RNAcentral holds the sequence, with entries from ENA. A computed fold for a 364-nucleotide RNA from a Chloroflexota bacterium, annotated as Bacterial RNase P class A. The gene name in the source record is rnpB.
[in-house]
C1' cells in the first nucleotide's frame, strides 16, 4: 500500500416562520397561552415462539404437524451461545435438511454383461490339428467343447475395499506392509466424539422416498374480548327427547344440558382494552461465551380514515465540469412510515465511520 474476512455504529444536522397529535398546567367557553414529546434498524414479510382475551374439558388412544449431532442460554422456540464429524478455503473463516438402510417396502434413468447382482472383450489349463525339434521329450499357433477366474480393458454417478509386493496354470485379502471401513477391548471427556491396540478380512448410495425411533404440539385471534346507549321481525324452516344434542379431527370413557342446524330483521354509536414493559442506559460481580444477577439513573407515540408535517437560508455528505490547489457551478443525497405488546429469523437498503483479525507486495 493493496486484497479480504468477522462485528458494531450513523445514515443528516443548524435556525426561523407556520401548521397537526397527545399529556399536564393555566384560563375560561374569545375555543386560547405554556411546557414536554411524537414512526424504524428493519416499522417490511406474516415465517416461528410466547404475553394477553374468549371458547374449551379432563383421562386414554389414533390420525395430524413440526423438530432432529452434544453440552448450555432463554418465558418459550424451528432462535442464540459453545463445542463434536463431514465439507470449502492458502489463510482469517464459511456451509450442513447432521437420529436410523441389520424393522420393512420402494428407487438408482441412459449406458453397460451385469446395479441386493454378474461375465462382454479378454487371460490360464485340458483335448482335437499344424509346425518345429535329434526319438520320447519340449516349444510356438489355432478351430469347436468343457474346466478355473475377476487381476487388465470396456459401460457409468457408483461394479465383490485402495496402493505396492510376494504367490499362482492364470488369478483372487490368497499372503504381507501401509491407509480407509467393520467390530473387540483399553484410557480420556458431562456429552457428541477422540487416542491407542487387536482382528478376521470387508459389496454401495437415496429416508428435503414412504417408514421406524426420540421429543414436542387444544383452538381462534385486539376486526380478540368488556361495558354503556340506542333500535328491532321473528304466526319462519328443520332435526331430536337424555338410547339425543354440544364443546377444532375420530373412538372410549367422564362432563353440562331441553338443546342444536338454517333462513331473515335491528344496531353498524361511544368508552375501556391502548402502552411500566420477559422495558432501555450506564457501572460492579460470576460466566470462554449465550446470559445470570446486584446497584444506581430513564419513562421514550397511542392515532381511529388515521397526526408525527411543509417552505426559507446555510452546512454535512457523494458524483460531474471548470479553474488551478482551492475555490466556483450543476445534480443527487438510500431501503423506507408504528395501528395489543414483546423474543428472534428472513428479505431491503446510494453513501460514510470504527474495532479486530487473514494473505500478498515493498521499506526498516
Nucleotide at each position: 500500500c493493496a486484497a479480504g474476512u468477522a462485528a458494531a455504529c450513523c445514515g443528516g444536522g443548524u435556525g426561523a416562520c407556520c401548521g397537526c397529535u397527545g399529556u399536564g398546567g393555566c384560563a375560561a367557553u374569545c375555543u386560547g397561552c405554556c411546557a414536554c414529546a411524537g414512526a424504524g434498524g428493519a416499522a417490511a414479510g406474516u415465517c416461528c415462539g410466547a404475553g394477553c382475551u374468549c371458547c374449551a374439558c379432563c383421562g386414554g388412544g389414533c390420525a395430524g404437524g413440526a423438530u432432529g449431532c452434544u453440552g448450555g442460554g432463554u418465558a418459550a422456540c424451528g432462535c442464540c451461545c459453545a463445542g463434536g464429524a463431514g465439507g470449502g478455503g492458502u489463510g482469517a473463516c464459511c456451509c450442513u435438511a447432521c437420529g436410523g438402510a441389520a424393522a420393512g417396502u420402494g428407487c438408482c434413468a441412459c449406458a453397460g454383461a451385469a446395479a441386493c447382482a454378474u461375465a462382454c472383450c479378454g487371460c490360464c489349463c485340458a483335448c482335437g490339428c499344424u509346425g518345429a525339434u535329434u526319438a520320447u521329450u519340449u516349444c510356438a499357433g489355432u478351430u469347436a467343447u468343457g474346466g478355473g477366474u475377476a487381476a487388465g480393458g470396456g459401460u457409468g454417478a457408483a461394479a465383490u475395499g485402495g496402493u505396492g509386493a510376494g504367490g499362482u496354470a492364470a488369478g483372487a485379502g490368497c499372503u504381507c506392509a501401509c491407509c480407509a471401513g467393520c467390530g473387540g477391548c483399553u484410557g480420556g471427556a458431562u456429552g457428541a466424539c477422540c487416542a491407542g491396540u487387536c482382528g478376521g478380512c470387508u459389496g454401495g448410495g437415496c429416508a428435503a422416498a414412504c417408514c421406524c425411533c426420540a421429543u414436542c404440539c387444544g383452538g381462534a385471534g385486539c376486526a380478540a374480548g368488556a361495558c354503556c346507549g340506542a333500535a328491532u321481525a321473528g304466526a319462519g324452516g328443520g332435526a331430536u327427547a337424555a338410547a339425543a344434542g354440544g364443546a377444532c379431527g375420530c373412538c372410549c370413557g367422564g362432563c353440562c344440558u331441553g338443546u342444536c342446524c338454517c333462513c331473515g330483521g335491528g344496531u353498524u354509536g361511544g368508552u375501556c382494552g391502548c402502552u411500566u414493559g420477559a422495558c432501555c442506559c450506564u457501572g460492579g460481580u460470576g460466566g470462554u461465551a449465550a446470559c445470570a444477577u446486584c446497584a444506581g439513573g430513564g419513562c421514550u407515540a397511542g392515532a381511529u380514515a388515521g397526526a408525527u408535517g411543509g417552505u426559507c437560508a446555510c452546512c454535512g455528505c457523494u458524483c460531474c465540469g471548470a479553474c488551478c490547489a482551492g475555490u466556483c457551478g450543476g445534480a443527487g443525497u438510500a431501503c423506507a412510515g408504528a395501528a395489543c405488546u414483546c423474543g428472534g429469523c428472513u428479505u431491503a437498503c446510494a453513501g460514510g465511520u470504527u474495532u479486530a483479525c487473514u494473505u500478498g507486495a515493498c521499506c526498516u